[in-house]
Molecule: transfer RNA
Organism: uncultured Bacilli bacterium
RNA sequence: GGUUCGUUAGCUCAGUAGGUAGAGCAUUUGACUUUUAAUCAAAGGGUCCUGGGUUCGACUCCCAGACGAGCCA
Numbered sequence: 001g002g003u004u005c006g007u008u009a010g011c012u013c014a015g016u017a018g019g020u021a022g023a024g025c026a027u028u029u030g031a032c033u034u035u036u037a038a039u040c041a042a043a044g045g046g047u048c049c050u051g052g053g054u055u056c057g058a059c060u061c062c063c064a065g066a067c068g069a070g071c072c073a
Stems, first nucleotide, its partner, number of pairs: 001072007010025004019056001027043005049065005
């Protein structure tokens, strides 16, 4: 230098024919328990890496950029 993949909640990750964004763990609250733990229930938490474009509508499609990883040279 070329090319491919990844970037979504505190963490690990889903989210494919474009239609109001989810799970597990963690956190908080409640129940249960003599207490803790475990278990059960509920709640809070996200400008979906950034900037443009297409569209009535974009995490999703297109372009450019940033960061990370692989391959080729």